[in-house]
RNA sequence: CGGAGCGUGGCGCAGCUCGGUAGCGCACUAUCUUGGGGUGAUAGGGGUCGCUGGUUCAAAUCCAGUCGCUCCGACCA
Numbered sequence: 001c002g003g004a005g006c007g008u009g010g011c012g013c014a015g016c017u018c019g020g021u022a023g024c025g026c027a028c029u030a031u032c033u034u035g036g037g038g039u040g041a042u043a044g045g046g047g048u049c050g051c052u053g054g055u056u057c058a059a060a061u062c063c064a065g066u067c068g069c070u071c072c073g074a075c076c077a
Base pairs, nucleotide, nucleotide: 001073002072003071004070005069006068007067010026011025012024013023020057028044029043030042031041032040050066051065052064053063054062
C1' cells in the first nucleotide's frame, strides 16, 4: 500500500441478508427462600448499536467517508 472480517448494556454474543424504533446468557440491584452462605423464585435498573454525513415517514440494518482492532497478501529491510 491492497483485500477481507469485526466494533451492539459490565463481560460474551444474537439481531443486519429482507429497514418498523434493540434482545439473549452471565453479571448487577431489591424482595422472598436459608440459622447464615450458596442455590432457587419473582421483580427491576443499565446500551445516542465505534464516529460523521447521506437516503427514507422511519436506519443497529441501506449508501458514502472516517477511526480502532484482527487476519491475508504485496513492498522495504